Context: one part of a larger RNA
């Protein structure tokens, strides 16, 4: 001098734009952060309509009951999705990470191909009764559906194979529609669109595994290993592989530093520095890891799964004492700890991410708003003129010298803050019509595309712009012995203090303290504390 995720001191007017528990991965009231589909299904518990019946009467209402009939829709079965988002840095010196290779691998949704969707079947919730239990939660009979379940058929390709063969799928729904058959008059079948389904080939993403090399410190850590190192067989994985086991051999690492120990999440980047290079690893971004600790699988493409299960523990809460609930290293918030870090807020209007045909629903990711000079940048506290160089204060050789154009005073202007008004843009969608092209038996439907109508803002009293008043609301910190820009007087007398470093104070201190007066930054200024 630069530099910070900084703190304390005095100070403090605005604004854009970042940024904000770096200490206890301590312990956590209280709300909210993952749900959605009724176009898979049996349904109907609430709400609204329609219908139908019975009663009142004020003769067209109003109570009641009923019918899932239609809007919709608790709760169940069933499907995706809770593995993504968000958090945090505990462990980890390599099962990581970053560079650059590799073959034995899988991959829901997506994209392209190719073929196939044929025919039965028993069942469990829900619900209905009974029934334990304070609660959580059940335990038994019975009744049902289906894209839930299990055979069967077919299976080019698929998979296994001693090459003879064997062996293995599927599921519908919703929309529209002239004929035609069937028909309980409700539809059904047929045709066709669209969503789905099932096998298989490739693509893409994504994972998962192998390899080198590099990626703190310590020799006051010198030897470490028995599944250790390698075969051959087997086992087990999506997969190579001592990954596991069985039997054979005695290997395998190591001063080019193994084992042991101590520290640490790795980078892309950040900061310094002409560079080398040192230090670092807040926000952002990408790998990784963990989710009260500590262990296990389940499911499922994907997890050993933060807001899933189970078992151990601890530690908190509820109990009717028999037994149960609980994880904020998600968003706010709360104790505690700490020099120290924010609201228990608004919106889903935009981006995105989950279901969903869609419409739409959910989202504390996101967008925004709120605190905090925390940090960068930007403007502002007037401008111009004014010498009787006024008053006052300091200083003084008492003459005068500074303060000083500084103030009054005179003429202006009004940024930003104040109040008033007007007003973009962040909005494309997506609903309706209409025309068109695709598709089709079709001028339905449904999809694209074009147009006209409509139409979604959380910020928001938005950005901005015009009007209005009046110099009106806006200046301090630090330092002045040398280094180091900037001096005098008074007070003190080795005291009472200063001090980064020489060193300053014991009666004239430009080094203490105050007052003039000057220096240098400036909505900051200084100390302090780490980095180079």
């Nucleotide at each position: 001098g630069a530099u910070u995720g900084a703190a304390c001191g005095c100070u403090g007017g605005c604004g854009g734009c970042a940024g904000g528990c770096c200490u206890a991965a301590c312990a956590c009231a209280u709300g909210c952060a993952a749900g959605u589909c009724g176009a898979g299904c049996g349904g109907a518990a609430a709400c609204a309509g329609a219908g139908a019946g019975u009663a009142a009467c004020u003769u067209g209402u109003u109570a009641c009951u009923u019918u899932g009939c239609u809007g919709u829709c608790g709760a169940g079965c069933g499907g995706c999705g809770g593995a993504c988002g968000g958090g945090u840095g505990a462990g980890u010196a390599a099962u990581g990470c970053u560079u650059g290779g590799g073959a034995a691998a899988c991959u829901g949704c997506c994209c392209a191909g190719u073929c196939g969707a044929g025919g039965g079947g028993g069942a469990c919730a829900a619900c209905c009764a009974u029934u334990g239990g304070a609660a959580a939660c059940g335990a038994u009979g019975g009744c049902u559906a289906a894209u839930a379940c299990c055979g069967c058929a077919u299976a080019c390709g698929c998979c296994c194979u001693a090459c003879g063969g064997g062996g293995g799928a599927a599921a519908g729904a919703a929309g529209g529609g002239g004929a035609c058959u069937c028909u309980u008059c409700g539809g059904a079948g047929c045709c066709u669109u669209u969503c789905g389904c099932g096998a298989u080939u490739g693509g893409a993403u994504g994972u998962g595994c192998c390899c080198a090399a590099g990626u703190g410190g310590g020799a006051u850590u010198a030897g470490c290993u028995a599944g250790u190192u390698g075969g051959u067989g087997a086992g087990g994985u999506a997969a190579a592989g001592g990954c596991u086991c069985a039997c054979c051999a005695a290997g395998g690492c190591a001063a080019c530093g193994a084992u042991c120990c101590c520290u640490a999440g790795c980078u892309g980047g950040u900061u310094u520095g002409a560079g080398a290079g040192g230090a670092u690893g807040a926000u952002c971004a990408g790998c990784c890891a963990c989710a009260c600790u500590g262990g296990a699988a389940c499911u499922g493409a994907g997890a050993c799964a933060c807001g899933g299960u189970c078992c151990a523990g601890a530690c908190u809460c509820c109990u009717a004492c028999g037994g149960g609930a609980g994880g904020c290293a998600g968003c706010a918030g709360u104790g505690g700890g700490g020099a120290a870090u924010a609201u228990u807020g608004c919106a889903c209007a935009a981006u995105g991410g989950g279901c969903g045909c869609a419409a739409g629903c959910c989202u504390g990711a996101u967008g925004c708003a709120g605190c905090c000079a925390u940090g960068c940048c930007g403007c502002g506290u007037g401008u111009a003129u004014g010498a009787a160089g006024a008053a006052g204060g300091c200083c003084u050789u008492c003459g005068g010298g500074u303060u000083g154009u500084a103030a009054a005073g005179u003429a202006c202007u009004u940024u930003c803050a104040g109040c008033g008004a007007g007003g973009a843009g962040g909005a494309a969608a997506g609903g309706u019509u209409a025309g068109u092209a695709g598709u089709u038996a079709a001028u339905a439907a449904c999809u694209g595309c074009u147009a006209g109508c409509u139409g979604u803002g959380a910020c928001g009293u938005u950005a901005c712009u015009c009007g209005c008043a009046g110099a009106a609301g806006a200046a301090g910190g630090a330092c002045c012995g040398g280094c180091u820009a900037a001096c005098u007087c008074c007070g003190u007398g080795c005291c009472a203090g200063c001090a980064g470093c020489c060193g300053c104070g014991g009666u004239a201190a430009u080094a203490c303290g105050g007052a003039g007066g000057g220096u240098c930054c400036g909505a900051g200024c200084g100390u302090u504390a780490a980095u180079c």
Annotation:
This is a predicted structure of a 532-nucleotide part of an RNA (small-subunit ribosomal RNA, 5' domain) from an uncultured prokaryote. RNAcentral holds the full RNA, with entries from ENA. Its Rfam family is "Bacterial small subunit ribosomal RNA". Rfam links the family to the GO terms ribosome and structural constituent of ribosome. Model confidence (mean pLDDT): 88 of 100.